Context: one part of a larger RNA
RNA sequence: UGACGGGGGCCCGCACAAGCGGUGGAGCAUGUGGUUUAAUUCGAUGCAACGCGAAGAACCUUACCUGGACUUGACAUUGAGAGGAUACUGAAGAGAUUCGGUAGUGCCGCAAGGAACUCGAAAACAGGUGCUGCAUGGCUGUCGUCAGCUCGUGUCGUGAGAUGUUGGGUUAAGUCCCGCAACGAGCGCAACCCUUGUUCUUUGUUGCCAGCACGUAAUGGUGGGAACUCAAAGAAGACUGCCGGUGACAAACCGGAGGAAGGCAGGGAUGACGUCAAGUCAUCAUGGCCCUUACGUCCAGGGCUACACACGUGCUACAAUGGCGUAAACAAAGAGAAGCAGAGGAGCGAUCCCGAGCAAAUCUCAAAAAUAACGUCUCAGUUCGGACUGCAGGCUGCAACUCGCCUGCACGAAGCUGGAAUCGCUAGUAAUCGCGGAUCAGCAUGCCGCGGUGAAUACGUUCCCGGGUCUUGUACA
Repeated sequence: UGACGGGGGCCCGCACAAGCGGUGGAGCAUGUGGUUUAAUUCGAUGCAACGCGAAGAACCUUACCUGGACUUGACAUUGAGAGGAUACUGAAGAGAUUCGGUAGUGCCGCAAGGAACUCGAAAACAGGUGCUGCAUGGCUGUCGUCAGCUCGUGUCGUGAGAUGUUGGGUUAAGUCCCGCAACGAGCGCAACCCUUGUUCUUUGUUGCCAGCACGUAAUGGUGGGAACUCAAAGAAGACUGCCGGUGACAAACCGGAGGAAGGCAGGGAUGACGUCAAGUCAUCAUGGCCCUUACGUCCAGGGCUACACACGUGCUACAAUGGCGUAAACAAAGAGAAGCAGAGGAGCGAUCCCGAGCAAAUCUCAAAAAUAACGUCUCAGUUCGGACUGCAGGCUGCAACUCGCCUGCACGAAGCUGGAAUCGCUAGUAAUCGCGGAUCAGCAUGCCGCGGUGAAUACGUUCCCGGGUCUUGUACA
């Protein structure tokens, strides 16, 4: 000087407390451990691994296993030589592959040749998702969006170092003020950026419809309009600016006015010096080591989907604030051409037939659902719950046996609110309800977004956890 202390002071955080809802019990989904296996590819392992890499394993992917094949190789450069490339097709085979058949003489050109492409001896070499993340780059997590981390000059100290950065206030903040052997500065904080909330101006189509006219069973449907909504573009607006009080005449805090918004207005992006030899050699790159008729490459089938069990994360429930039925209402944000697909028709339905319109403020996906109204059930393992199973179908796709999703009928399990323990959340939040998207042929309870309905509680900082700062002790560095 740091680090540590079941030392102390001050302060903060859904850290506790006050509340609301969960997990832990059940069934299922998914990941992991374990076990099994020919293989169950590999990585991630306290917080910070475990719906993680994987925004989607039937084949492919795929790295694993079994079997069948190749050896200058699936891919790159050099290269003697040969040939059009290419298209169609027969046989054998699980395919890789092997043996054949037919068509075909191209492009540029200064007429020497050249550029693609195919075959190909010999070699140099290729190749490796093989090892080492404790050899590395890059990227990332974490403490933590915590308020810290440093430097120059000066001063003090023999020196390591100190000072500044400590102190008194204040703040979300090393934020600002005052003081001070310090005076300044840098990286962080804040602001500048995006978005939501208010208004104005401009522009009105595909959006809008107040007034005017036409028309309809009905509809901005038509003429028209530019008011409103909305869509962008540009401006304005919030700064403790104003008033009062407290304060040290400061910084600031408390209350008030006006205002759409008030003291950081809400949300996002943004992550200092560093820590964990944290993670990744399997995104990529890369040193070293290792393999080279194999640890490389191609193919078929299987596996990654196994199952006495254990754990994590979720979904659905256990019901009446509910289930079911009938008819009615109100979103936002997105996506669409090998696509989204209206209307019409068929089917109980999944879906099918047909194909209008739309590269989309125009058309489509698209029905929002909780909700409100009426009816029914009447507390039961039930008209709760839907696992499991049987049969019959649909869709995608060469192909759903291993191993997809969906529909109908039948079947109808556990489960009556969950021990010890443990998690999230402070407002348009929790809870609850549906909608969309990426990946994607198909496959979503996961992930990423969107809106609808919409709470309770916070006395307070004694305690648990983490952090900041000052100080103290130390046999630790």
A computed fold for a 477-nucleotide part of an RNA from an uncultured rumen bacterium, annotated as small-subunit ribosomal RNA, 3' major domain. The coordinates come from a structure-prediction model, not an experiment, and the mean pLDDT is 84. The RNAcentral record of the full RNA draws on ENA.